This is a predicted structure of a 74-nucleotide RNA (transfer RNA) from a Nanobdellota archaeon.
It matches the Rfam family "tRNA". The family's RNA type in Rfam is transfer RNA. Its family is annotated with triplet codon-amino acid adaptor activity in the Gene Ontology.
RNAcentral records the identical sequence in 2 taxa.
The organism belongs to Nanobdellota, within Archaea.
Its mean pLDDT, the model's own confidence on a scale to 100, is 82.

């Protein structure tokens, strides 16, 4: 220099090809009920789509251009 993958809450992932409903689960955190006690166990909570741009009624999803990781080739 060139090709391809990854990038979503504190963490770890599903959703992407195939564009549409309030962005879903696990776990961690706070709060409460429960309980001799709570680390069990129950029911609320708050929290995420890398960053810009473009196409569309509508973008995590599709393009373009970075950026950060990673494999390969030279």
């Nucleotide at each position: 220099g060139g090709a391809c993958c990854u990038g979503u809450g504190g963490u770890g992932u599903a959703g992407u090809c195939u564009g549409g409903a309030u962005a879903g689960c696990a776990u961690a955190c706070c709060a409460c009920c429960c309980u001799g006690c709570g680390g069990a166990g129950g029911u609320g909570g708050a929290g995420a789509c890398c960053g810009g741009g473009g196409u569309u009624c509508a973008a995590a999803u599709c393009c373009c251009c970075g950026c950060a990781g990673g494999u390969c080739c030279a």